[in-house]
Context: one part of a larger RNA
RNA sequence: GCGUUGUUAAGGAACUCGGCAAAUUGACCCCGUAACUUCGGAAUAAGGGGUGCUCACGCGAGUGAGCCGCAGUGAAUAGGUCCAGGCAACUGUUUAUCAAAAACACAGCUCUCUGCUAAAUCGUAAGAUGACGUAUAGGGGGUGACACCUGCCCGGUGCUGGAAGGUUAAGAGGAGGGGUGCAAGCUCCGAAUUGAAGCCCCAGUAAACGGCGGCCGUAACAAUAACGGUCCUAAGGUAGCGAAAUUCCUUGUCGGGUAAGUUCCGACCCGCACGAAUGGUGUAAUGAUCUGGACACUGUCUCAACAACGCACCCG
Numbered sequence: 001g002c003g004u005u006g007u008u009a010a011g012g013a014a015c016u017c018g019g020c021a022a023a024u025u026g027a028c029c030c031c032g033u034a035a036c037u038u039c040g041g042a043a044u045a046a047g048g049g050g051u052g053c054u055c056a057c058g059c060g061a062g063u064g065a066g067c068c069g070c071a072g073u074g075a076a077u078a079g080g081u082c083c084a085g086g087c088a089a090c091u092g093u094u095u096a097u098c099a100a101a102a103a104c105a106c107a108g109c110u111c112u113c114u115g116c117u118a119a120a121u122c123g124u125a126a127g128a129u130g131a132c133g134u135a136u137a138g139g140g141g142g143u144g145a146c147a148c149c150u151g152c153c154c155g156g157u158g159c160u161g162g163a164a165g166g167u168u169a170a171g172a173g174g175a176g177g178g179g180u181g182c183a184a185g186c187u188c189c190g191a192a193u194u195g196a197a198g199c200c201c202c203a204g205u206a207a208a209c210g211g212c213g214g215c216c217g218u219a220a221c222a223a224u225a226a227c228g229g230u231c232c233u234a235a236g237g238u239a240g241c242g243a244a245a246u247u248c249c250u251u252g253u254c255g256g257g258u259a260a261g262u263u264c265c266g267a268c269c270c271g272c273a274c275g276a277a278u279g280g281u282g283u284a285a286u287g288a289u290c291u292g293g294a295c296a297c298u299g300u301c302u303c304a305a306c307a308a309c310g311c312a313c314c315c316g
Base pairs, nucleotide, nucleotide: 001311002310003309004308005307006306007305008304010302011301014300019297027051028050029049030048031047036041038145052067053066054065055064056063057062068072080295081294082293083292084291085290086289087287088286092104093103108143109142110141111140112139113138114137120129121128122127146282147281148280149279151212152211153210156209157208158205159204160203161202162201165200166199167198171194172193176189177188178187179186180185213231214230215229216228217227240274241271252268253267254266255265256264
C1' cells in the first nucleotide's frame, strides 16, 4: 500500500448517472389496519405493545405475587416501509458463456382452410403423423386476461366466386401447295375451324396486405373560425388518447412537488411523424421490470480513523 471483515463522534444522501453498496426491518403472540377492487384481494398494509426466571392457583390458554441483568425470539437463522406513474393482465419462457426485459408464451377473441382415403406435414414410393380423432374436431395466420369498444376506404396487391366474351399450348382438323415418280404411291409444308388452366374482364372480401388530403375566404376591437368556395381522391383519421417507450423545434406553456427540478406528476393541443385485433382506451392483482418522490436507516459522503486476519514489503 492492497484485499476481506468489523466498529465509529457530530451530521444523515450533502455521495452518485442512480441510495450502487451497506445499514435499517426481521421469529412468535396481542391490538390495529387506508385508497382502490375483478369483492378473491390489497394485507405481515401502515402503526403500536409484549416475550426471561421462581412460586402459587388452574385440565389448559393463562392469572397473581416475587426475583435478576445494560440487554429475556439475551447467540444464530428470519420482510425496510409508503406514495405516484410507464409497460406487460397474471404463474411461466429466453440470448448455455456481456441482455431476464416492455421481448416470447399464455387463457380468451377472431379470420381462414378441412366432410374423412380430411386439410396440413414427412417420404422417390410403400407408408406414416394428423388420429385409432370427425367441424364442441384438426391445421394455419393475427391479436393477447377482464371492462368499454373496434369507425371510413375494395382504386392497387392478394384471396374467393363468375355455364358469357377476348387472348391462348399441345392435340384435332385439313382448304391449298411443294419434292419425287410414267403412274399407283411415298414424303414435306400448311389456311379456315376446334381447343384447358392462366391472364384480360365482371363482382365480393380489410380481426386479408394495406390506405385514411390540399388551398383560399369569412363573426360589430383584435384573435379564432361553427360557416362558405375550390381542387384532388378508393376513401380523406371516427371514438378514445395525446410534448407520449411516439414531440424535431423543446428545458413547448401553465399548475404541483424543491430554497433551487432538461427528470417526475396533472393539464393544454400547434399530433415534425397517435389511433382502433400490425388493436384503441382504461384497469384490481402480479413484476429480481423501468421512472419520480417520501419516511426510516446508515462510513455513500463531509473526512477519514482504528481493529482483526491475509497479501505485498523488510530482516533471517